A computed fold for a 105-nucleotide RNA from Geobacter sp. UBA5608, annotated as SAM riboswitch aptamer (S box leader). Its Rfam family is "SAM riboswitch aptamer (S box leader)". Rfam describes the family as follows. The SAM riboswitch is found upstream of a number of genes which code for proteins involved in methionine or cysteine biosynthesis in Gram-positive bacteria. NCBI's taxonomy places the organism under Bacteria, Thermodesulfobacteriota, Desulfuromonadia, Geobacterales, Geobacter. Its mean pLDDT, the model's own confidence on a scale to 100, is 87.
RNA sequence: UACUUAUCAAGAGCGACCGAGGGACUGGCCCGGUGACGUCGCGGCAACCGGCUGUACAGCGCGGUGCCAACUCCAGCGAAGCCGACCGGCUUCGGAAGAUAAGGA
Numbered sequence: 001u002a003c004u005u006a007u008c009a010a011g012a013g014c015g016a017c018c019g020a021g022g023g024a025c026u027g028g029c030c031c032g033g034u035g036a037c038g039u040c041g042c043g044g045c046a047a048c049c050g051g052c053u054g055u056a057c058a059g060c061g062c063g064g065u066g067c068c069a070a071c072u073c074c075a076g077c078g079a080a081g082c083c084g085a086c087c088g089g090c091u092u093c094g095g096a097a098g099a100u101a102a103g104g105a
Stems, first nucleotide, its partner, number of pairs: 001105001003103006013042005021031003025076004043068003048064003051060004072097001077094007
């Protein structure tokens, strides 16, 4: 890096430094000098993998990640249903894309 499988409606702060953008992309809509984003320190959430403890399945949270604005912030392709004079709108399901973990390449 690509592939495979699983999950994505929950949850999680306070400082320091930096200094203008950021939320993957596109369109929205949000966050941001009342300092976002990022980095660092301490803290926390969670339980994917390993580990430990109890028969299962639970628990622990020791280790490896991960995460700590908004449903993956919403939508982006298709189908079904409903509303509607039409344009179109709403809901559900399935995809696409993305993120995280594990695995063997």